[in-house]
RNA sequence: CUUAUCAAGAGUGGCGGAGGGAACGGCCCUGUGAUGCUACGGCAACCUGACUGAUAAGCAGUUAAGGUGCCAAGUCCUGCAGUUUUCUGCGAGAUGAG
Repeated sequence: CUUAUCAAGAGUGGCGGAGGGAACGGCCCUGUGAUGCUACGGCAACCUGACUGAUAAGCAGUUAAGGUGCCAAGUCCUGCAGUUUUCUGCGAGAUGAG
């Protein structure tokens, strides 16, 4: 940079001590120990593998062994355009694959 997805889902212990939730503003979490690291556990099914559907490819499904990811709040809300409270599109961000 391209592309797909993003309203669902899933936490306990140990270490350690003051910040954290991307950015602005809000709102919130946090010494009843956050963020982080770590052990174990879990969620999901993007890629690989295995299996099934008649069959090579393709497609769909199952599985969850391998590679990632994730486990406060809708991507916590937010910006721009249209619009009626809502919704649609774009942008920003996150993750996968290339």

The RNA shown here (SAM riboswitch aptamer (S box leader)) has 98 nucleotides and comes from a bovine gut metagenome. The RNAcentral record of the sequence draws on MGnify. Of the family's consensus pairs, 97% are formed in the model. Rfam family: SAM riboswitch aptamer (S box leader). Gene Ontology term of the family: regulation of gene expression.